The RNA shown here (SAM riboswitch aptamer (S box leader)) has 92 nucleotides and comes from an Acidimicrobiaceae bacterium.

[in-house]
RNA sequence: UGAUUAUCAAGAGAAUCUGAGGGGUCUGGCCCUUUGACGAUUCGCCAGCCGACCGCUUUGCGGCACGGUGGCAAUGCCAGAAACGAUAAGGG
Numbered sequence: 001u002g003a004u005u006a007u008c009a010a011g012a013g014a015a016u017c018u019g020a021g022g023g024g025u026c027u028g029g030c031c032c033u034u035u036g037a038c039g040a041u042u043c044g045c046c047a048g049c050c051g052a053c054c055g056c057u058u059u060g061c062g063g064c065a066c067g068g069u070g071g072c073a074a075u076g077c078c079a080g081a082a083a084c085g086a087u088a089a090g091g092g
Base pairs, nucleotide, nucleotide: 001092004089005088006087007086008085013043014042015041016040017039021032022031023030025081026080027079028078029077044072045071046070048069049068050067051066053063054062055061056060076084
């Protein structure tokens, strides 16, 4: 970098810095936001996928948060449209 498979209705926020927009695009809604959003950093937290470990009634289920990743407003915010996007795993 492109492809494959699976998932995207569960869960989980504080501080500091910054300072006006943000929730991917279009249309229509709705929502967050100067009582400080978005973003960044630190700490904390969650437990989806893979591995380790533990338990059990062992094709599996449950636990754990140790390792690799990921995540922490609202169903990827909702509906429609067209394409997409995100994450994980193994492989080329």

Notes
Of the family's consensus pairs, 89% are formed in the model. It was read from a public genome assembly, where an Rfam model found it. Rfam family: SAM riboswitch aptamer (S box leader). Rfam's curators write: The SAM riboswitch is found upstream of a number of genes which code for proteins involved in methionine or cysteine biosynthesis in Gram-positive bacteria. The prediction has a mean pLDDT of 83. Lineage of the source: Bacteria > Actinomycetota > Acidimicrobiia > Acidimicrobiales > Acidimicrobiaceae.